[in-house]
Molecule: transfer RNA
Organism: Gadus morhua 'NCC'
This record gives sequence, C1' cells and structure tokens, in this order.
RNA sequence: GGCGUGGUGGCCAAGUGGUAAGGCGUCGGUCUCGUAAACCGAAGAUAAUGGGUUCAAACCCCAUUCACGCCU
Repeated sequence: GGCGUGGUGGCCAAGUGGUAAGGCGUCGGUCUCGUAAACCGAAGAUAAUGGGUUCAAACCCCAUUCACGCCU
C1' cells in the first nucleotide's frame, strides 16, 4: 500500500429498509436480624464520524477513522 471482517446503553450481544431484543451491571421494592441469592419493577442507546439514496436507514452507497486478520 491492497483486500476482508467488525465498531449498537457502563460491559457483552441480537437485529439484513418500517422507528433498537436479551443477558450482566446500576437504581427502587418484596423477602431477611442484616447481607447475598431469588422474585417484581424502573432508568439508560442521536447505532464509530460525516455525507448520499429513499416516503422511511443500525441495515443500501461513498469518504474518513479505529480494532483485528490476510496479502504484497
């Protein structure tokens, strides 16, 4: 330098055009002498950045950036 894969709440991680699941964690509650566990409930995601296509984009296209891998 070229190519490929990936970047989604604090962390992990689904979702292949119609407005973002789940788990862990956090907070509140039930229970307990008290904690943990268990159970119930709640908050939290402008989707790496910018632009384009579209009535509509995490998803398609372009550029950039970061991580990993392969090739030279």